[in-house]
RNA sequence: AAAGUGAAGGGUUUGAUCCUGGCUCAGAAUGAACGUUGGCGGCGUGGAUUAGGCAUGCGAGUCGCGCGAGAAUGUAGCAAUACAGGACAGCGGCGAAAGGGAGAGGACAACACGGGAAUCUGCCUUGGGGACGAGGAUAGCGUCGGGAAACUGACAGUAAUACUCGAUAAUGUUUGCGGACCAAAGGUGUGAUUCCGCCCCAAGAUGAGCCCGUGCCCCAUUAGCUAGUUGGCAGGGUAAUGGCCUACCAAGGCUAUGAUGGGUAGCUGGUGUGAGAGCACGACCAGCCUCACUGGCACUGAGACACUGGCCAGACACCUACGGGUGGCUGCAGUCGAGAAUCUUUGGCAAUGGACGAAAGUCUGACCAAGCGACGCCGCGUGCGGGAUGAAGGCCUUCGGGUUGUAAACCGCUGUCGUAGGGAAUCAAAUGUAUGGGGGUUCUCCCCUAUACUUGAGAGAUCCUAGGAGGAAGGAGAGGCUAAGCUCGUGCCAGCAGCCGCGGUAAGACGAGCUCUCCAAACGUUAUUCGGUAUUACUGGGCUUAAAGAGUUCGUAGGCGGCUUUGUAGGUGGGGUGUGAAAGCCCUCGGCUUAACCGAGGAACUGCGCCCCAAACCACAGGGCUUGAGGGGUAUAGGGGUAAGCGGAACAGAUGGUGGAGCGGUGAAAUGCAUUGAUAUCAUCUGGAACACCGGUGGCGAAGGCGGCUUACUGGAUACUUUCUGACGCUGAGGAACGAAAGCUAGGGUAGCGAACGGGAUUAGAUACCCCGGUAGUCCUAGCCGUAAACGAUGAGCACUAGUCUGAGGAUCUGUCACAGAUUCUCGGACGUAGCGAAAGUGUUAAGUGCUCCGCCUGGGGAGUAUGGUCGCAAGGCUGAAACUCAAAGGAAUUGACGGGGGCUCACACAAGCGGUGGAGGAUGUGGCUUAAUUCGAGGCUACGCGAAGAACCUUAUCCUAGUCUUGACAUGCUUAAGAACCUGACUGAAAGGUUGGGGUGCCCGCAAGGGAGCUUUUGCACAGGUGCUGCAUGGCUGUCGUCAGCUCGUGUCGUGAGAUGUCGGGUUAAGUCCCUUAACGAGCGAAACCCUUAUCUCUAGUUGCCAGCGGGUCAUGCCGGGGACUCUAGAGAGACUGCCGGUGUUAAACCGGAGGAAGGUGGGGAUGACGUCAAGUCCUCAUGGCCUUUAUGAUUAGGGCUGCACACGUCCUACAAUGCAACAUACAAAGGGAACCAAAAUCGCGAGAUCAAGGAAAUCUCAAAAAGUGUUGCUCAGUUCGGAUUGCAGGCUGCAACUCGCCUGCAUGAAGCUGGAAUCGCUAGUAAUCGCGGGUCAGCAUACCGCGGUGAAUGUGUUCCUGAGCCUUGUACACACCGCCCGUCAAGCCACGAGAAUUGGGAGGGCCCGAAGUCGCUGAGCGAACCGUAAGGACGCAGGCGCCGAAGGUCAGCUUGAUGAUUGGGACUAAGUCGUAACAAGGUAGCCGUAGGGGAACCUGCGGCUGGAUCACCUCCUUU
Repeated sequence: AAAGUGAAGGGUUUGAUCCUGGCUCAGAAUGAACGUUGGCGGCGUGGAUUAGGCAUGCGAGUCGCGCGAGAAUGUAGCAAUACAGGACAGCGGCGAAAGGGAGAGGACAACACGGGAAUCUGCCUUGGGGACGAGGAUAGCGUCGGGAAACUGACAGUAAUACUCGAUAAUGUUUGCGGACCAAAGGUGUGAUUCCGCCCCAAGAUGAGCCCGUGCCCCAUUAGCUAGUUGGCAGGGUAAUGGCCUACCAAGGCUAUGAUGGGUAGCUGGUGUGAGAGCACGACCAGCCUCACUGGCACUGAGACACUGGCCAGACACCUACGGGUGGCUGCAGUCGAGAAUCUUUGGCAAUGGACGAAAGUCUGACCAAGCGACGCCGCGUGCGGGAUGAAGGCCUUCGGGUUGUAAACCGCUGUCGUAGGGAAUCAAAUGUAUGGGGGUUCUCCCCUAUACUUGAGAGAUCCUAGGAGGAAGGAGAGGCUAAGCUCGUGCCAGCAGCCGCGGUAAGACGAGCUCUCCAAACGUUAUUCGGUAUUACUGGGCUUAAAGAGUUCGUAGGCGGCUUUGUAGGUGGGGUGUGAAAGCCCUCGGCUUAACCGAGGAACUGCGCCCCAAACCACAGGGCUUGAGGGGUAUAGGGGUAAGCGGAACAGAUGGUGGAGCGGUGAAAUGCAUUGAUAUCAUCUGGAACACCGGUGGCGAAGGCGGCUUACUGGAUACUUUCUGACGCUGAGGAACGAAAGCUAGGGUAGCGAACGGGAUUAGAUACCCCGGUAGUCCUAGCCGUAAACGAUGAGCACUAGUCUGAGGAUCUGUCACAGAUUCUCGGACGUAGCGAAAGUGUUAAGUGCUCCGCCUGGGGAGUAUGGUCGCAAGGCUGAAACUCAAAGGAAUUGACGGGGGCUCACACAAGCGGUGGAGGAUGUGGCUUAAUUCGAGGCUACGCGAAGAACCUUAUCCUAGUCUUGACAUGCUUAAGAACCUGACUGAAAGGUUGGGGUGCCCGCAAGGGAGCUUUUGCACAGGUGCUGCAUGGCUGUCGUCAGCUCGUGUCGUGAGAUGUCGGGUUAAGUCCCUUAACGAGCGAAACCCUUAUCUCUAGUUGCCAGCGGGUCAUGCCGGGGACUCUAGAGAGACUGCCGGUGUUAAACCGGAGGAAGGUGGGGAUGACGUCAAGUCCUCAUGGCCUUUAUGAUUAGGGCUGCACACGUCCUACAAUGCAACAUACAAAGGGAACCAAAAUCGCGAGAUCAAGGAAAUCUCAAAAAGUGUUGCUCAGUUCGGAUUGCAGGCUGCAACUCGCCUGCAUGAAGCUGGAAUCGCUAGUAAUCGCGGGUCAGCAUACCGCGGUGAAUGUGUUCCUGAGCCUUGUACACACCGCCCGUCAAGCCACGAGAAUUGGGAGGGCCCGAAGUCGCUGAGCGAACCGUAAGGACGCAGGCGCCGAAGGUCAGCUUGAUGAUUGGGACUAAGUCGUAACAAGGUAGCCGUAGGGGAACCUGCGGCUGGAUCACCUCCUUU
């Protein structure tokens, strides 16, 4: 010098956000256990559960220098005997009360800290004094007995430092102050004043006993406890105080600052954790306490009511000869049991310590050591350096490679640890013996010193030698938190999981492999503690809506308290001092090679006691003050309260009159009332309840609450005041009072309303909503109940902190005084600054800033339930858990979506119209059924004349039946063999296929042999193939919302944030179209425009088109010459833009009307489809991941099927007829097609068609006739001259082939059907309707599809409703987004809990009975050596007896606590059970709270209350102008 340097967060509620809030993780620790693995050493540590039971051994003895006796043995001796010797046992002394173990019990007890007085203390130390004289016994031993044993009896006899008596007697004890009383032991030795002992006194030290203060767990669902209890007096008892005990007297003592009771627990130093404050713990070590098989008791002793002493009782165990005895491991080892779990029946007294002894020494499971256990902490090692063909193998792969990986191999080196052998410091210091020297007055003693000898159970640092990388690495993890990922397997299975959560065929989450990460002789898991958690908040939280302010007031204890002054010193502050054991923590040094570990010194121990100082503050005591508070006086406002009386309107009833058929009620009805006269109306009477208008975010009250008028009594408030008191105040645990509605008791009353109940409706049902009735109740009196969304969801009080506007009640001032204004006090509101807040919001009436006091909260559910207590007549209130279960529950706000919410707007959405479908027959598709097969897909709108723009074979498919092929019908490469290629036969077969012949020999190189290229066949291998699966692995394409007007971005701004703004608002539009406003300014994708077509005109160009004019020709025709005028064709242009006018509108955008124009307000039509939605459709167009298949799910052939028919649906065709049908005559299109094609004309055929054949790759030829229309005629309302199905016969065409299964023609047949129920579809103009024509597909087949033109309407100019859509706003418990969410009964499974007749344990007390051992007291006739006495006897003692107390036991009635329990109750949980639909939107009857009744259930209804209700209107208030 140092010893106070220390604080981290993450995951999980949501579509997303911010909060609240729980759950969970990362850290450290342990006397631990379990799993896998395991080289060495050091230091620690190890029965936590059954204070359960214990075999065996050891754990307390020692002293012969206290005593008697004395075996074996030895020496001497012939022997007797003597001497030595000293075991065992005994008497005696000391010790055995220490050491060692354990934590059962115990909660003012113990313990901890600090004090105290009324005590004792062996051994030890110091000081003073003393030790004289006697005596009688008794063990052992001996003899004789009893007993199985344990043990024990009788007789004889013996010693002491054993015992007794006498003497001596103070500094001792006692005292009435005169006095009285009290001791001793010797030993060793030749030898003791000196060594070891003995006795008395005093003091010390040590140890112990006792008292006091403070501290010391949980439960109030334990609130009252106590008779020796509290105190006193007297006595007893003790070492000592004391109710410690006894008698008497008094009636006290403790308690909300928690008594008493219950539960749990050894306490402390300390230990773990933590930044700390704290929280949890009390192993090892140390101090204290308590216990020793369970309970009681005393004896001995300095000390015990005694772990290895005694007595008694009890349980258990053992021995026994059955008579009786013995035992106590919670000492060290060890054993059984129970348990997840905790060691050797080791060595030694060498060290340290203890007992005894003069000493040597003996004893010591204390202790020191070793053994076992990775149980913990610490240390070391398992090699080091080179080494790239980046080896092999493994794994992955985009097939290139990457990685394992310098890792290995290989080369060089080292030698820790371990192994084997050897040496060795140290733990040993002292004691003792012998000798020498010195000192103490002294041959026994003591001190110092020297030399020699003597002691190691166990350990062993370290060193040396040998040998050789040799013997030494695992565990967990890899989805996020949390460092670290790939492949395969599996397929909501198997499994994982700390939380969130993974797994249903592409799993980084399961299992395996590889790789990686983290630790490492360990690594993980489990359990527990602290932390994180500010999640109990002292440090350091909250309560409007998240959990949380008591319904309100008064008030007790308590807490807190205005200004000033004086004093005291309890708190407070400062200083000093004593104590706060050691160890531990911390600091600095030091010792083990380091560390752990250990040693020394310090710091600290935040505490307590005592002393001194200060006096600001708190407190206490005294004095004063007026501003807090209260009183007086004068005024004022008021639905404040209680009682009595009075009033009118309305209603109901009664009586009478008028009147004559309905009334009433509803969405619509019915029940009900009414000809015995209702409803309606008039008059009169009776009755009860409530008080219109005024009336109002107006008033009063503590709250609940209070409303006609008058009177009486009465509470509070406000203003003013030159009035009084003088802190009298605030809050308020318990407590008391008041306390809506409903409900209860008793008695009244009852008009209206009206739970329950009855009836009628509604409905699937309707225990409801609606209607008709109606009891309790509602009302009064007296009592009870004590709860509400009792709300401002905001406790009371005081102070401070911007404003503006306003209502009510006072006072003052000013002015121009019917009134207005200003200031001020009190009460009631609105907006809003700062601040606060998670936000919404709040904001002088705080949810701001502070102070004081009270109440309350600590995740959701279970549950305000159970149980206990208490209150109540009851209903029920107050107080109030746990097991179990979930990972959330919740608040505010955001974006969407939704609403049987609102506003605005649009659409053939409705309305207004026209025509259909649904009925018939047929066509076609689908379902279903059938079948060997009827291939597959599509399924509300958005599948169903759809894929399929055309299934007889083909098509055509894992469709079916049957026959075949296997490198394949098709592609590429390699390989074997043969042959050029190629052409052409035969047999068999349904064909495919199979079998088997013939002809033929090319190109290039090379002389030849031969080689090569290509092709065919063939062998084998890679592979081909798949309309097989998955459209929920995908691309692409498509449908739909929807041609709806939307969907977004950048920058800026606002918000903690999700987000908002822009995109809203006012207009306008088809439109987020445009204009204006504006914290927004701009932009993009959409809309529009650009594109095609159509409507008008111009120009250009005229062939195959056209033809007016000119010419020619024909019976006739642009037929011909010519022409470009026209039509037309097809190129280029023009034209339309709200451009012009008027009006409206904001001077705008725009709208309305008009002119001109072929066309007018996007002219008509088309193409064009934003961000996205539907896991929409398609793996069978195509492409494609994965899976499956490979003599088959591939390929091929024949035949069949896709066409099957009791039925149902969709889309169409044709009809039912006269606006029609038939026959004949006759007119006018557009757009298309054509070469394996379109086909004229001619001929034949009734016809379909056939034959022959001109022309045409097309404005030329051809299909090709347009039809409805028009004209004429017939039919005359019929199942017909309508309608055409069905069927028969005869034909035609296509095609290898029309049986299944094509189309067409002719003749014959002539079905249903006479306009279509509920319901439903399309269409706003060249549209609907109607008429025909063409094309694609196609050999053939069209009522379908795609196009074309002809004729050609009606209605609407609106938005109430249905459907859908857009924008704004609102509510939401929805977000898979209303096809959402969600409640309760019932049924099933499982779990924990409550009640429960009762059964059975435990615990703590109480009353009574019995009463062992034992102390004490009384007695003691029996017995007794010491003393007195000659003796008798006495004194004293003992046995025995009695009494009090007294453990165990018995018994009685209760208390308390556990277990079991038939049955029963609710609760929690559990992918797809039943019934309804209560709640969330106005949730379809707004919801909720309290209460009462009712009901399968959610619930319904009555009464009162709340807004935490939507919507519309009105009132009031506010904001802005």